[in-house]
RNA sequence: GCCUCUGUAGCUCAGUGGUUAGAGCACUGGUCCCGUAAACAAGGGGUCGAGAGUUCGAGUCUCUCCAGAGGAA
Numbered sequence: 001g002c003c004u005c006u007g008u009a010g011c012u013c014a015g016u017g018g019u020u021a022g023a024g025c026a027c028u029g030g031u032c033c034c035g036u037a038a039a040c041a042a043g044g045g046g047u048c049g050a051g052a053g054u055u056c057g058a059g060u061c062u063c064u065c066c067a068g069a070g071g072a073a
Stems, first nucleotide, its partner, number of pairs: 002071006010025004018056001027043002030040002049065005
């Protein structure tokens, strides 16, 4: 350098082109407890890797780049 795949919350991951982008764990404080954990109910946290294009509309489709994983030689 070539081929394939991946990139979405702190972590692991969902997400038919169309409602305000979600879940689990974690985090924060609350209830409970002598206390911790567990449990219960709630809250915060995202410009969906970067840029451009297509479209009335893009996390999703196309192109370039960046990062990572695998493969052939």

The prediction has a mean pLDDT of 82.
This is a predicted structure of a 73-nucleotide RNA (transfer RNA) from Nematostella vectensis.
Lineage of the source: Eukaryota > Metazoa > Eumetazoa > Hexacorallia > Nematostella.
The RNAcentral record of the sequence draws on Rfam.